This is a predicted structure of an 80-nucleotide RNA (transfer RNA) from a Clostridia bacterium.
The sequence was found in a public genome assembly.
RNA sequence: GCGCCUGUGGCGGAAUUGGCAGACGCGCUGGAUUUAGGUUCCAGUGGGAGACCGUGGGGGUUCAAGUCCCUUCAGGCGCA
Numbered sequence: 001g002c003g004c005c006u007g008u009g010g011c012g013g014a015a016u017u018g019g020c021a022g023a024c025g026c027g028c029u030g031g032a033u034u035u036a037g038g039u040u041c042c043a044g045u046g047g048g049a050g051a052c053c054g055u056g057g058g059g060g061u062u063c064a065a066g067u068c069c070c071u072u073c074a075g076g077c078g079c080a
Base pairs, nucleotide, nucleotide: 001079002078003077004076005075006074007073010026011025012024019063027045028044029043030042031041032040046053047052056072057071058070059069060068
C1' cells in the first nucleotide's frame, strides 16, 4: 500500500429480515436473611433535574437506520 473482520450502557454481549435500542449474564444500589460478612432471595439499575440525548466520528438513502450506501478514526487478521 491492498483486502477482510470488529467497534452498542460500568464490563461481557444480544437485536439473524430496516420497524419498541440495550435481551441475557456480571457488576452496582436498596431491602429481607445474619452478631457481622459471605451465600441465597426480592426489587431497581444507559446519560440528564428536565426538555431531551444515546450503537466509534461525519454525511447520505428511507415514513423509519445498530442494520443499507459514502467517507473517516481506532483495533485485529491476511497478502505484498